[in-house]
RNA sequence: GCUGGAGUGGCGCAGCCGGUAGCGUAACUGAUUCGUAAUCAGUAGGUCGUGGGUUCAAAUCCCAUCUCCAGCU
Numbered sequence: 001g002c003u004g005g006a007g008u009g010g011c012g013c014a015g016c017c018g019g020u021a022g023c024g025u026a027a028c029u030g031a032u033u034c035g036u037a038a039u040c041a042g043u044a045g046g047u048c049g050u051g052g053g054u055u056c057a058a059a060u061c062c063c064a065u066c067u068c069c070a071g072c073u
Base pairs, nucleotide, nucleotide: 001072002071003070004069005068006067007066010025011024012023013022019056027043028042029041030040031039049065050064051063052062053061
């Protein structure tokens, strides 16, 4: 340099044939317990890497770009 893959709450991931952004775990609050853990119930937390485009509507489609991984040279 070329090609392909990944980037989504603190962490690990799903959603990617366009239509309200979810799960697990962690955090917080409450219940339970003599107390802790576990368990149960609830709460908060996300400009979907960045910028643009298409569309009534974009995490999803298109373009550019950044970071990481793999392959080729």
Transfer RNA from a Clostridia bacterium, 73 nucleotides, folded computationally. Its Rfam family is "tRNA". Rfam links the family to the GO term triplet codon-amino acid adaptor activity. It is annotated as a transfer RNA. The coordinates come from a structure-prediction model, not an experiment, and the mean pLDDT is 83. It was read from a public genome assembly. NCBI's taxonomy places the organism under Bacteria, Bacillati, Bacillota, Clostridia.